[in-house]
Context: one part of a larger RNA
RNA sequence: UGACGGGGGCCCGCACAAGCGGUGGAACAUGUGGUUUAAUUCGAAGAUACGCGAAAAACCUCACCAAGGCUUGACAUACAAGAAGUAGUGAACCGAAAGGGGAACGAGCCGUCAAGUCGGCAACUUGAACAGGUGCUGCAUGGCUGUCGUCAGCUCGUGUCGUGAGAUGUUGGGUUAAGUCCCGCAACGAGCGCAACCAUUUUCUCAUGUUGCAAUUGUAUUAAGAACUUCGGUUUUUGGUGCAAGCACUCUUGAGGUACUGCCCGGGAUAACCGGGAGGAAGGUGGAGAUGACGUCAAGUCAGUACGGCCCUUAUGCCUUGGGCUACACACGUGUUACAAUGGACGAAACAAAGGGUUGCCAACUCGCGAGAGGGAGCUAAUCUCUAAAAGUCGUCCUCAGUUCAGAUUGGAGUCUGCAAUCCGACUCCAUGAAGCCGGAAUCGCUAGUAAUGGAAGAUCAGCACGCUUCCGUGAAUACGUUCCCGGGCCUUGUACA
Numbered sequence: 001u002g003a004c005g006g007g008g009g010c011c012c013g014c015a016c017a018a019g020c021g022g023u024g025g026a027a028c029a030u031g032u033g034g035u036u037u038a039a040u041u042c043g044a045a046g047a048u049a050c051g052c053g054a055a056a057a058a059c060c061u062c063a064c065c066a067a068g069g070c071u072u073g074a075c076a077u078a079c080a081a082g083a084a085g086u087a088g089u090g091a092a093c094c095g096a097a098a099g100g101g102g103a104a105c106g107a108g109c110c111g112u113c114a115a116g117u118c119g120g121c122a123a124c125u126u127g128a129a130c131a132g133g134u135g136c137u138g139c140a141u142g143g144c145u146g147u148c149g150u151c152a153g154c155u156c157g158u159g160u161c162g163u164g165a166g167a168u169g170u171u172g173g174g175u176u177a178a179g180u181c182c183c184g185c186a187a188c189g190a191g192c193g194c195a196a197c198c199a200u201u202u203u204c205u206c207a208u209g210u211u212g213c214a215a216u217u218g219u220a221u222u223a224a225g226a227a228c229u230u231c232g233g234u235u236u237u238u239g240g241u242g243c244a245a246g247c248a249c250u251c252u253u254g255a256g257g258u259a260c261u262g263c264c265c266g267g268g269a270u271a272a273c274c275g276g277g278a279g280g281a282a283g284g285u286g287g288a289g290a291u292g293a294c295g296u297c298a299a300g301u302c303a304g305u306a307c308g309g310c311c312c313u314u315a316u317g318c319c320u321u322g323g324g325c326u327a328c329a330c331a332c333g334u335g336u337u338a339c340a341a342u343g344g345a346c347g348a349a350a351c352a353a354a355g356g357g358u359u360g361c362c363a364a365c366u367c368g369c370g371a372g373a374g375g376g377a378g379c380u381a382a383u384c385u386c387u388a389a390a391a392g393u394c395g396u397c398c399u400c401a402g403u404u405c406a407g408a409u410u411g412g413a414g415u416c417u418g419c420a421a422u423c424c425g426a427c428u429c430c431a432u433g434a435a436g437c438c439g440g441a442a443u444c445g446c447u448a449g450u451a452a453u454g455g456a457a458g459a460u461c462a463g464c465a466c467g468c469u470u471c472c473g474u475g476a477a478u479a480c481g482u483u484c485c486c487g488g489g490c491c492u493u494g495u496a497c498a
Stems, first nucleotide, its partner, number of pairs: 001498002003495003007492007015482002019446005026337008034328002042053002064323007073130001077129001079127004088105002093100002108121004132312002135310003141306001143301003146297001148295001153192006159168003172183003198289001200287002203257005209251001212247002216245013260283001263277005339439001343398006355386003360379002365374003405436001410431007452474007
């Protein structure tokens, strides 16, 4: 100087407390361990591995296993020699395919030349350089990432102090989300962090006006009512729909404004700042993002790519068929669905946002109980379409039961994708109807448009989502407080530790 202490002081954080909902019990999904296996490819391992790499394992992917094949190779560069019906296409035949086999057909480019004559290229064969390796080492590395932690820290120059390691500054008094700011001080300044600058959301103004909007006006059509009537109809009021004026409103996307403790009161050292108030759409960082200092864990990744070294070279490379990664006594993590009446079933009529779409999204209509099929309009999209939002509201039934709860499992019949659903896809219908009546010790998340709850979309993708990432609807309870548990920051103290 650090690190540590079941030392002290001050402070913070869903850290505890106060609350709400879960996990731990059940079934299933998924990942992991273990076991099994010809193989169940590899990595990830407390927090910081375990719905993780994988934003899609039927083939492919693929790295694993079995079997069959190839050997300058599936791919690249360059060298030497050789062959002339060469390159290329490739029939019989063997084969699961790959591969082998080779009948038959049969070129091109550049130069040269009387000439298809010669030389070269491309391509082929042989040889030798080499290719190739998801083989090893993340403890040789780059790059990227996790974590402490969006915690408030980490340092430097000059000066001063100390023999020196070092100290000071960065400590102290206040204050802050903050080494944020103020005051003081042998320090004075500065850098990386903090904050701000960036994009988003909330509000206003101006511009914009189609594909968006529809207040007002006109017009067409339609429903209901009233008046008149020659019973043909005419006039009029209200509502709906279409079109046209229109851009008021909503909205679109551009440019600006607005919030700064600016104003008032009180506290405070008259400071920084704190408490309250006004005005305001918003108030003290408005919300939520991106942004992660010096460093720690020889943390993770050689299987994303790159790269040193080592290893394989008729195989640890390459191709193919089939299998495996999907096994199953069991153990753990993360989820989904439930155990019901704040519910279940049936019917009726409401209200979103954000995304995707041309090898695509697919309307109307028809068929099918349904998955779906037929059909073909529109759309390269504010135009068409996916698209039905669902919880919610209204009405009827169920009346506390292993039930009209729950839906696992199994049998049968089907649909779709795809060369192909047996191992091993998703979905539909009929039948079946298991465990489960709120979960021990323990343990997790969350402080507001949050938790909880309801649905929607997207990436991956032929097909396959209870996972992941976004979006909107409904929408709480509680926080006395900092004694205790956990993690962290500053000062100080002790130390046989470095």